[in-house]
RNA sequence: AGAGUUUGAUCCUGGCUCAGGACGAACGCUGGCGGCGUGCUUAACACAUGCAAGUCGAGCGGGGAUGUUUGAGGCUUCGGCGGAUAACAUUCCAGCGGCGGACGGGUGAGUAACGCGUGAGCAAUCUGUCCCGGACAGGGGGAUAACAGAUGGAAACAUCUGCUAAUACCGUAUAAGACCACGGGGUCACAUGACUCUGAGGUAAAAGAAAUUCGGUUUGGGGUGAGCUCGCGUCCGAUUAGAUAGUUGGUGAGGUAACGGCCCACCAAGUCAACGAUCGGUAGCCGACCUGAGAGGGUGAUCGGCCACAUUGGAACUGAGACACGGUCCAAACUCCUACGGGAGGCAGCAGUGGGGAAUAUUGGGCAAUGGGCGAAAGCCUGAACCAGCCAUGCCGCGUGAAGGAUUAAGGCCCUAUGGGUCGUAAACUUCUUUUGACGUAGAGCAAUAAGGUCCACGUGUGGACCGAUGAGAGUACACGUCGAAUAAGCAUCGGCUAACUCCGUGCCAGCAGCCGCGGUAAUACGGAGGAUGCAAGCGUUAUCCGGAUUUAUUGGGUUUAAAGGGUGCGUAGGCUGUGUGGCAAGUCAGUGGUGAAAGCCCGGGGCUCAACUCCGGAACUGCCAUUGAUACUGUCACGCUGGAAUACGGAUGCCGUGGGAGGAAUGAGUAGUGUAGCGGUGAAAUGCAUAGAUAUUACUCAGAACACCGAUUGCGAAGGCAUCUCACGAAUCCGUUAUUGACGCUGAGGCACGAAAGCGUGGGGAUCAAACAGGAUUAGAUACCCUGGUAGUCCACACUGUAAACGAUGAAUACUAGGUGUGGGGGGACUGACCCCCUCCGUGCCGCAGUUAACACCAUAAGUAUUCCCCCCUGGGGAGUACGACCGCAAGGUUGAAACUCAAAGGAAUUGACGGGGGCCCGCACAAGCAGUGGAGUAUGUGGUUUAAUUCGAAGCAACGCGAAGAACCUUACCAGGUCUUGACAUCCGACUAACGAAGUAGAGAUACAUCAGGUGCCCUUCGGGGAAAGUCGAGACAGGUGGUGCAUGGUUGUCGUCAGCUCGUGUCGUGAGAUGUUGGGUUAAGUCCCGCAACGAGCGCAACCCCUGCCGAUAGUUGCUACGCAAGAGCACUCUAUCGGGACCGCUACCGACAAGGUGGAGGAAGGUGGGGACGACGUCAAAUCAUCAUGCCCUUUAUGACCUGGGCUACACACGUACUACAAUGGCCGUUAACAGAGGGAAGCAAGCCCGCGAGGUGGAGCAAACCCCUAAAAACGAUCUCAGUUCGGAUUGCAGGCUGCAACUCGCCUGUAUGAAGUCGGAAUUGCUAGUAAUCGCGGAUCAGCAUGCCGCGGUGAAUACAAGGCCGGGCCUUGCACACACCGCCCGUCAAG
Repeated sequence: AGAGUUUGAUCCUGGCUCAGGACGAACGCUGGCGGCGUGCUUAACACAUGCAAGUCGAGCGGGGAUGUUUGAGGCUUCGGCGGAUAACAUUCCAGCGGCGGACGGGUGAGUAACGCGUGAGCAAUCUGUCCCGGACAGGGGGAUAACAGAUGGAAACAUCUGCUAAUACCGUAUAAGACCACGGGGUCACAUGACUCUGAGGUAAAAGAAAUUCGGUUUGGGGUGAGCUCGCGUCCGAUUAGAUAGUUGGUGAGGUAACGGCCCACCAAGUCAACGAUCGGUAGCCGACCUGAGAGGGUGAUCGGCCACAUUGGAACUGAGACACGGUCCAAACUCCUACGGGAGGCAGCAGUGGGGAAUAUUGGGCAAUGGGCGAAAGCCUGAACCAGCCAUGCCGCGUGAAGGAUUAAGGCCCUAUGGGUCGUAAACUUCUUUUGACGUAGAGCAAUAAGGUCCACGUGUGGACCGAUGAGAGUACACGUCGAAUAAGCAUCGGCUAACUCCGUGCCAGCAGCCGCGGUAAUACGGAGGAUGCAAGCGUUAUCCGGAUUUAUUGGGUUUAAAGGGUGCGUAGGCUGUGUGGCAAGUCAGUGGUGAAAGCCCGGGGCUCAACUCCGGAACUGCCAUUGAUACUGUCACGCUGGAAUACGGAUGCCGUGGGAGGAAUGAGUAGUGUAGCGGUGAAAUGCAUAGAUAUUACUCAGAACACCGAUUGCGAAGGCAUCUCACGAAUCCGUUAUUGACGCUGAGGCACGAAAGCGUGGGGAUCAAACAGGAUUAGAUACCCUGGUAGUCCACACUGUAAACGAUGAAUACUAGGUGUGGGGGGACUGACCCCCUCCGUGCCGCAGUUAACACCAUAAGUAUUCCCCCCUGGGGAGUACGACCGCAAGGUUGAAACUCAAAGGAAUUGACGGGGGCCCGCACAAGCAGUGGAGUAUGUGGUUUAAUUCGAAGCAACGCGAAGAACCUUACCAGGUCUUGACAUCCGACUAACGAAGUAGAGAUACAUCAGGUGCCCUUCGGGGAAAGUCGAGACAGGUGGUGCAUGGUUGUCGUCAGCUCGUGUCGUGAGAUGUUGGGUUAAGUCCCGCAACGAGCGCAACCCCUGCCGAUAGUUGCUACGCAAGAGCACUCUAUCGGGACCGCUACCGACAAGGUGGAGGAAGGUGGGGACGACGUCAAAUCAUCAUGCCCUUUAUGACCUGGGCUACACACGUACUACAAUGGCCGUUAACAGAGGGAAGCAAGCCCGCGAGGUGGAGCAAACCCCUAAAAACGAUCUCAGUUCGGAUUGCAGGCUGCAACUCGCCUGUAUGAAGUCGGAAUUGCUAGUAAUCGCGGAUCAGCAUGCCGCGGUGAAUACAAGGCCGGGCCUUGCACACACCGCCCGUCAAG
């Protein structure tokens, strides 16, 4: 000191959350020791039991006990017994009396108050005991408890009679001094006054004990304590705005220690309050404590000061002091006792109990110390205090070992690439230490002194020194000795924030979570484990407070668009306020004094081994009060000034306001005329009006409302708002010039006034328009948009309402701060002059520098500067401008204005995309113009569906569907049924055996099984015995195998947008940034192709070109090719052709257009002309596109089966639906005939196969030739001639019967072909839809791959060979620019309301 979280990304606003510290805490897990603190925050709830306030015999009388002394009457055995009485000593008991029970201790209920804090005051007061002074104590008296007796009562207790004492009580004498009232002086002061001197008058005293000191009375002073008064400060609410009759004041009397309405009588009518009275809620206040950089915010436990209270409420008595915690009285509630008549009690003292609660301790020890009460003292009392006990509740300290030690052991439901890594020098082991622990020995300080004694000093007594009993804690702390690593580690976390990572399990389940968020089969986020990190006798969680949060902003925020400027003006209080001089000194500043308790914080020292803790000293306590000084600023007083403000005078302006009068156009209506069939309305219609005469048109009349053109970034007004002309009245602004006043100013909480439209009330008015309403349309519906009507209303007067996106979403005022350019009003200069031009003031617009701003933007009309002055307002979104309350209103409603609950966002500006039934430009067989089709029929084929034991699987809009499959009878084959095998059909390793190979037989559907071995012998080395390689068989296990799953775990390959023209980078520049620029613009192109311009300059992947085929020519080379040689052979290489290498085309030339460009339009030449035609070639990327069944591959699953083998079946099913094709429906045709008809490109050895012969034919026989420019496969349409004559046909050929052929182990399920017979649908195809722009469409045949056989499919080849393109509006797809956006999974988006279900 910050961080996370809104977005695809960015900046901002803004909330939420986290990291820190604290705690009288609680809870979870864990727990070795010590020191010092703390410990009912809740029920001021109720309390059993014990203790917490007594003491004095040196104040008094009495009773009891014990001891000593005395020794009466009596008795006597005369020895004595006995013990009355009295005195003394010790002790106990209650009583009278004195002092103390007003302190100490507890609690925080009440209290918003002079209660507390702070500072003053009392000239308005008191003060027991204590200290220092002055004075005094003469002489008397009468009672009363105790006690005795009696009575009542259960008890508590009470009453009566009688006796007695005092330091108890009462007169009286005395009165220096005191007090009271009166008289006369003096000195002071602060208003009343205070002090003091003096005269005379009045009032009030006493107590003794003991034996030399206490005590008593009076009085003065001091000290201590208390009472009262005042200034200032002290929580929230205005949805509490008025409160108050003893209330405010006065006079008089009373009362008090004292002032005072404190109380009372009378008189007056005041007093408090927006600077918040009254009322309501909450709360003891402070020193301090926590936090914070500070300012602040929060708290008020322990310790200390003050206050209040003592079951609740009230009251007084006593006393120096109380309205009294352990006193009294009364009332109430509760509890207890009771003989029912009546009594007793008060733990918020210390322990303790119940209860409440998340939660808080022992019915402990002793007065040793400190302190308190009483006493002369000894001493007694003291749950104050000191100690101990309990609790990790907090702070502090210590320990759980230290050093060495590597085969880095073993081990781990640990990880792993299987090599290893990690726990880890950790352990073991060796050496050492002993805090703590156990045991033992010794053992404190705290203790100072009292009584008393000795000595000293000062006068009799006091002070000082020395000696001199006493320890609860405690045999504790501490010290020493012995023993032995011995007795001692957990908790939380590990996705980011935030230090720390892997495996397994789970599979949107279980769960986690402070925020963001994890989990749907590879989870570093859940649970476990290993490891790691953090802290540590603790660690986490929860609650609360401060911080971070400048997120209430004094320090230190904002308000155009994020939340936020009041709708506007006038103006009250308040705040702020021009300039000069002088006075004062309230604010302000400085010095000094008092106070600011102690403790605490801070600094420096000291003591406990350190620390916590504690002691001493200092500083500080930022405050308040007093006093002295300063006078710049603020303030105040006085006198001035003119610049702010205002007034007067002159001129100007305007849709400024109010009232009256006038006008024309339009609309509607009425009357009359003309006139005839429609009018009106719409996208199209209909409702409506009209033959009873509409609409249209003409004339006249009436009514109400609004004022075209002028008319605009124009003008006026505070805003709302204001527009025909004119009159009257009123108001305002601006300019000019001097003159006058002399700060008179600005703002403005409340308040008052104005305030569009709609609405409301009363009364008028009512032409148009028009909510509601009615009808017609539209639509799935249409309570809407459109149409026809139509009522309130719209208009006027008066009264109310008081709100609007009342907006410039921008409060008002003043001053200052570059320019430029329009426009409205006024003035001035210059000019002969209207203009033009220049200057200036007031308005109203645009552009723009600095500056500001999150950006957009604002920029003299500020959103700049003066951190200017004054006011309103804001503090996350929703709930909600809602509810309740109050006020206003006739009502509608308005103003003021919450909370519960809920979310982690809501929002502003800008960026890039995508999108738009937004715009612009452009392209494409995209449309249009054409040609031929599909969709209808039959068949073929694929798919869906259905069926099935199985109909294996995949492909799914374009971009699946004659697709994977370039060819399912078996095989293929993955599917089904049945029969079989289990180291396996296939691979590697080990052992044994055998070379391999291989018949013939039987059973079986076959796999296979049984039987049996006949035959047969390869390669290398050899010492000829054998060994080895490779192969096979058998055996054991490691393993094989899987067309099982996941294409959403992947590689590779492919499709698609799209052969569309795009996609990017470096440097620079701009921007806070995301990003932009470049790549946009003007042209041009098939093209981001090229040119020009430009804060860009370059570059890359794409385009084009380079490659192949084809079209022209040349050169070279000629066999199997070719032929000029009559044929053959041979020869030759001009031509055709084949093959190779070259040439050729580049807007090169030319005319025009264009910007002197790029390029375009036309022309010449040329085989070919503007890319000549075709192919290969596919940018960055998109679709979680396709494929785990081509292949490869992670993970999961399976292992006598999801693997392998065999036979048979299935993939060929069939009510249907769709796609793709073939053949047709016919005459541009069918059929028959004729001809040496005419190709190209391919294929051929388990092959292509000629000629001849046989068969109607498929084909058969046979095998010349050919490993092919040589031989073979090998053309059809076309052309010519004849026939058919528009029919379901001489079209069409499906279907079916019969007979054959071919391939093949095998054509039943399930092949192809031939002949003959049969002769179905179909007569050009609905909505819709496909391809094609030239050697193209259409049409005709041929070849090849696959393949034993099987093509209407696929891939190729050539033959014949068209039509049309006007155009760019609309559809589809695409590219570029621009605009809007609340979309970004990106319009198949987002999102609103209703209803229903959960």
Predicted 3D model of a 1398-nucleotide RNA (small-subunit ribosomal RNA) from an uncultured bacterium. Model confidence (mean pLDDT): 82 of 100.